[in-house]
RNA sequence: GCCUUCAUAGCUCAGUAGGUAGAGCACAACCAUGGUAAGGUUGGGGUCUCCAGUUCGAGUCUGGAUGAAGGCU
Repeated sequence: GCCUUCAUAGCUCAGUAGGUAGAGCACAACCAUGGUAAGGUUGGGGUCUCCAGUUCGAGUCUGGAUGAAGGCU
């Protein structure tokens, strides 16, 4: 220098015919117990890495930037 893959909640990840974003764990409150652990219910938390484009509408499609992993020279 070139190629491929990836970037979504505090963490691990889901979300493919484009239609207003979810799970588990963690966190908070409550229930329950004589008390603790386990368990149950509810809740808070993300403008989906950034900038543009296409579209009535983009996490999803297109281009670029940045970062990470791998490969080639």
A computed fold for a 73-nucleotide RNA from a Eubacteriaceae bacterium, annotated as transfer RNA. It matches the Rfam family "tRNA". By type it is a transfer RNA.